[in-house]
RNA sequence: AGAGUUUGAUCCUGGCUCAGAACGAACGCUGGCGAUGUGUUUUAAGCAUGCAAGUCGAGCGGGACUAUGGUAGCAAUAUCGUAGUUCAGCGGCGAACUGGUGAGUAACGCGUAGAUAAUCUGCCCUCAAGUGGGGGAUAGCUCCUGGAAACAGGAAUUAAUACCGCAUAAUCUACUUCCAUAUAAGUGGGUGUAGUAAAGUAGCAAUACGCUUGAGGAUGAGUCUGCGUCCCAUUAGCUAGUUGGUGAGGUAAAGGCCCACCAAGGCGACGAUGGGUAGCCGACCUGAGAGGGUGACCGGCCACAUUGGGACUGAGAUACGGCCCAGACUCCUACGGGAGGCAGCAGCUGAGAAUAUUCCGCAAUGGACGAAAGUCUGACGGAGCGACAUCGCGUGAAGGAUGAAGGCCCUCGGGUUGUAAACUUCUUUUGGCGCUGAAGAAUAAUUGACAGUAAGCGCAGAAUAAGCCUCGGCUAACUACGUGCCAGCAGCCGCGGUAAUACGUAGGAGGCAAGCGUUGUUCGGAUUUACUGGGCGUAAAGGGUGAGUAGGCGGAGUAUUAAGUCUGAGGUUAAAGCCCGGGGCUCAACCCCGGAAAAGCCUUGGAUACUGUUACUCUUGAGUUUGUUAGAGGAUGAUGGAAUUCCCGGUGCAAGGGUGGAAUCUGUAGAUAUCGGGAAGAACACCGAUGGCGAAGGCAGUCAUCUGGGACAACACUGACGCUGAAUCACGAAAGCUAGGGGAGCGAACGGGAUUAGAUACCCCGGUAGUCCUAGCCGUAAACGUUGUACACUAGUUGUAUGCGGUUUAACCGCAUGCGACGCAGUUAACGUAUUAAGUGUACCGCCUGGGGAGUAUGCUCGCAAGGGUGAAACUCAAAGGAAUUGACGGGGGCCCGCACAAGUGGUGGAGCAUGUGGUUUAAUUCGAUGAUACGCGAAAAACCUUACCUGGGUUCGAAAUGCUGGGGGAAUGGUCCAGAGAUGGGCCAGCCCGCAGGGGUCGCCAGUACAGGUGCUGCAUGGCUGUCGUCAGCUCGUGUCGUGAGAUGUUGGGUUAAGUCCCGCAACGAGCGCAACCCCUACCCCCUGUUGCCAUCAGGUAAUGCUGGGCACUCUUGGGGAACUGCCUGUGACAAACAGGAGGAAGGUUGGGAUGACGUCAAGUCCUCAUGGCCCUUAUGUCGAGGGCAACACACGUGCUACAAUGGGUAGUACAAAGAGAAGCGAUGCCGCGAGGUGGAGCAAAUCUCAAAAAGCUAUCCUCAGUUCAGAUUGGAGUCUGAAACUCGACUCCAUGAAGCUGGAAUCACUAGUAAUCGCAGAUCAGAACGCUGCGGUGAAUACGUUCCCGGGCCUUGUACACACCGCCCGUCACACCACCCGAGUCGGUUUUACCCGAAGCCGUUAGCCCAACCGCAAGGAAGGCGGCGUCUAAGGUGAGACUGGUGAGGAGGGUGAAGUCGUAACAAGGCA
Repeated sequence: AGAGUUUGAUCCUGGCUCAGAACGAACGCUGGCGAUGUGUUUUAAGCAUGCAAGUCGAGCGGGACUAUGGUAGCAAUAUCGUAGUUCAGCGGCGAACUGGUGAGUAACGCGUAGAUAAUCUGCCCUCAAGUGGGGGAUAGCUCCUGGAAACAGGAAUUAAUACCGCAUAAUCUACUUCCAUAUAAGUGGGUGUAGUAAAGUAGCAAUACGCUUGAGGAUGAGUCUGCGUCCCAUUAGCUAGUUGGUGAGGUAAAGGCCCACCAAGGCGACGAUGGGUAGCCGACCUGAGAGGGUGACCGGCCACAUUGGGACUGAGAUACGGCCCAGACUCCUACGGGAGGCAGCAGCUGAGAAUAUUCCGCAAUGGACGAAAGUCUGACGGAGCGACAUCGCGUGAAGGAUGAAGGCCCUCGGGUUGUAAACUUCUUUUGGCGCUGAAGAAUAAUUGACAGUAAGCGCAGAAUAAGCCUCGGCUAACUACGUGCCAGCAGCCGCGGUAAUACGUAGGAGGCAAGCGUUGUUCGGAUUUACUGGGCGUAAAGGGUGAGUAGGCGGAGUAUUAAGUCUGAGGUUAAAGCCCGGGGCUCAACCCCGGAAAAGCCUUGGAUACUGUUACUCUUGAGUUUGUUAGAGGAUGAUGGAAUUCCCGGUGCAAGGGUGGAAUCUGUAGAUAUCGGGAAGAACACCGAUGGCGAAGGCAGUCAUCUGGGACAACACUGACGCUGAAUCACGAAAGCUAGGGGAGCGAACGGGAUUAGAUACCCCGGUAGUCCUAGCCGUAAACGUUGUACACUAGUUGUAUGCGGUUUAACCGCAUGCGACGCAGUUAACGUAUUAAGUGUACCGCCUGGGGAGUAUGCUCGCAAGGGUGAAACUCAAAGGAAUUGACGGGGGCCCGCACAAGUGGUGGAGCAUGUGGUUUAAUUCGAUGAUACGCGAAAAACCUUACCUGGGUUCGAAAUGCUGGGGGAAUGGUCCAGAGAUGGGCCAGCCCGCAGGGGUCGCCAGUACAGGUGCUGCAUGGCUGUCGUCAGCUCGUGUCGUGAGAUGUUGGGUUAAGUCCCGCAACGAGCGCAACCCCUACCCCCUGUUGCCAUCAGGUAAUGCUGGGCACUCUUGGGGAACUGCCUGUGACAAACAGGAGGAAGGUUGGGAUGACGUCAAGUCCUCAUGGCCCUUAUGUCGAGGGCAACACACGUGCUACAAUGGGUAGUACAAAGAGAAGCGAUGCCGCGAGGUGGAGCAAAUCUCAAAAAGCUAUCCUCAGUUCAGAUUGGAGUCUGAAACUCGACUCCAUGAAGCUGGAAUCACUAGUAAUCGCAGAUCAGAACGCUGCGGUGAAUACGUUCCCGGGCCUUGUACACACCGCCCGUCACACCACCCGAGUCGGUUUUACCCGAAGCCGUUAGCCCAACCGCAAGGAAGGCGGCGUCUAAGGUGAGACUGGUGAGGAGGGUGAAGUCGUAACAAGGCA
């Protein structure tokens, strides 16, 4: 410090997620030791048991016990002392500390700084003064009474440092008065009057400890104030003791704290009131910081102690281990009554994911009491439990290669685990055993829970000690097997559907380590709430517009002040913590010491530039006056013509209207058309314009009246009067609403006609509301420049509107204010914007924070309603989005091409047959190919074989290959016989080499082993080959340049071409693969060659023939060369490329044809040509053989053949090819057969011989339009040939038979010239078997105006929500399942308000009843007090009425999510109606 994730890719916006740190944690696996910390975060739920606050006998009187002494007694014993222990009581101090918890509390509760002149303060310290003399009671104890108990009552008796008078006394208290000071009731000092104290104990004593009054200090506490202190405005108004005053009361103390009276105030948008949540802080976690989160442990403050209320005592409490009352709960009970309060330490139950011992000790520190000894102390010091956390240590160290074994992987070579182990040497931390043994203890000495602990010494022995997570990317670390969208993983993206580095296991590796992972939470990353430090044209986001209140901000000068601001000093911000330095535990964590720091608040001194305050001035901001001026600015009234419709009349005849085409509709009752007249309403052509005006909405015939704003020019005046603007107010298109008018045209709804699968639409014919006017609502729009208002500054060019100025009077120049276009810098994610900013700044307002849910629900509010404003959450997704890029696509556009259409010719689709496919059938009908690009395809040939399929029969190292081991052999091999369907099995015969004579070699056989074999699966694991787009003209690269980038440019543009062919231009310049050319055939010529070819000339010969001699002229053969290049001319074109025409030429613009197929697309085809990874079979999915099947047959499709006839068929005669093939071959002449063919064998390995007859054609003749002398299927019979073998299942021949078919529906195919059509010939395969395929030649057409349309393609451009790319994407209803939310007759709770009723305890007030030791009084009695009564207040409770909130609820509504459901097709392209 960043990373992953939206896309085909890019940049941006934006969310989600990860890596870090932390924890009072929990869970899973694992677990050696120690130190230091830490441990009910949940039910402030309930608690058994024990302990947690007592102490003092030197305050007091008793009881009991022990020891001892005295007296009485013989003794028991009684009694009186002394000393000690102990028990309860009176009394004093403490119990208000310590310890626990965080329920309540949004508050002066806390923090910080102050105030107290408005206060109190036990014990402690200092100082001053005093402590005289009396009195009456009462607990305890004893007796009696009641009660189950708790406890209560009565009588008698007694003490005190308990209680009460009296005396004395002030610097105390009250009153009085004076002085000083002062803001003040205050403070200091003085006068007078009155009042107010005390206690003793110990000691021989000194004295000590106490007691009383006063003053001061210290400590602690109370109260008050400034500032700070969470969320909600879907909480906006709250308040009657409320705010203030006067008086009185009350308190330690100010105060409505309380009361009476008077006044009517007080708080609030700077957030009152209400609701929710919460103890606050020092600090802790995180962070670079600013911040954000938290408030465990330790420390400070507060609050609470079962819930609520109340007071008492006291220096202090409204009291955790005190009291009273009420409620709930638990326990005891004799049923009458009682007892209790762990949020103290342990512990229990419960809840929960979850949190410890009913331990030791007062040795240390601290506390209470005491004169002290001492007692008490679950505070505390320690130990125990828990890896809960942090820190430290260990589980060994060194050597050790044959790189052991085993495991795993493997290309079988090896690699890895791995110096790891074994083994050798060494050490002993830790653990075990033994011995010694602290500091902490402060002392002269005594005193240690921890603890026989820490530590030290010694002994034995590598001995007692390693796991967890991860390994697709982020993110360090990879292989094998298993599994097969299953099981599972997952933080995000995402893995898994047979080759998973992502699941599970193993091996290996990486990380951390006594821990490791997971989960949860917080901060960080997140500049993703932006103060530091964000945005708002299109991504979320500018209010529809203005006026203007509060608020915020504000021109120039001088002076003033010192609030802000700056600076100095002082105080404070406790300690601990953080940071720095040092020190102590072996180190560290931990602990100790010292220092520093932080920023806040307060006090005070100073400075005065800026901001503020106050005062005076100024004119430039703003405004006013004057003059000129443009304008659909607004309101009201009047008025005009054109058009439309309707009405009346004339003319006039059959149509009109409407549409893509029609129909509904109007019209013979006279329409439409046309002429004349009339009526009505609405809107204002031309001018008219990126022209004008207005704040926006908006504003258009003309005239008049009233009225708002703006611009310009020049002077004068006012003197900052300004800018912005929550709240508020006003305006605000269309539609809609209310009432009344009006209603020509148009026209939601509605009716009809069409279209359509449907058509509740688009189109057509009608048509109501409405549109118009008046008055009033509504208050919203894509109210958009998707751009808030104001001011200032920052290159220009150009047009236009209005006004002014200059001038050479023009088509000129300049200034200002508007409205536009282009464009620089700048800016922007880009697009763009650019003086009319989206640039650079200032001021103020509004708004945004992922998508959906949703502008929905609910609450409030406005509205007559419709509806508007404000405006969530649950849940769900990992995206949603902006701009630009490359493609693809469009029922977008432009240009162009192709037998693409058109123009033609011939077919297919109908028939029969052949052939392939589907389907069906079958034991099997082997397999593959399936739109174009499968279907006479793989297959250039299934009777057996082929053959892969089926049936039954055999075989297992195998039908064929290579090794190895062992055994055996008269080698191998050849011939023959038997069984059998054959495979196979069995039998017989023949049959080697070398040799040292042990044997060896070659080759079979048998057994075993390693392996073979597989047309078994996967073409979606692959190579190779192939099809298709397409012989279409395209596809790319290097460098440069442009762009943040994907990319662009080049390759686009103007021409041209068959062509990215060429030319020109151009930020491009070049290059590559394609195109073309080079290659082959063909057409012409020349040269060479001259047999097997040829025969012009010469000669010979025949019935005839190049038959022979001869020749190489010609044809032809073979090889070589030439020829065609837009080369020449004319024109067009841009002086180009090129095109058009022409000449010459065998051929003319690629002469014709072939071969040749760019980058890529279709997971196209092929594992059955071959090769090959993986998987599968191995007495079988291998292999051998026989038979069958691949040939089936209701049917459907493709491709062909033959026909339907006279341009024909039959018969007879007769002519002319090319290209091929031939030895297990082609096979001539001859003979036989009607024929297929047979016989026979001349010639030929072929320019020689043979196949071989070419056929259509031509000549002649018959047939005469018919199911025929057409057509030939089918069937019967007889044959031929091939072949072991023609039954399933061959071809051919002859005789006989003679089916369908008379030119073929919708639809569809091929072809542009030697082409189509038509005619035959040959070849491959092949024993035989083409109507198929591949070639060859013969005869030989028609048509093309043209590119609107169909199909396919190329280039440019445009739109896009597509990128699996339109066979795309995608919307809504309905049906089903699940989820959360809303409404809901109600119903059950909680909180809270208010009115009334009842009213405990208690304080206070009052009191006429009752009681009453101290004082007064001789007494009676009095004073004072208590009890009781009454009253105010008041907790809980009750009744009624609200408010807020939660649970539940028949049913209802919408939403979200789900696999391949249903219906349509709304949106994205002109999305087919923008």
The RNA shown here (small-subunit ribosomal RNA) has 1474 nucleotides and comes from a metagenome. The coordinates come from a structure-prediction model, not an experiment, and the mean pLDDT is 85. Its Rfam family is "Bacterial small subunit ribosomal RNA".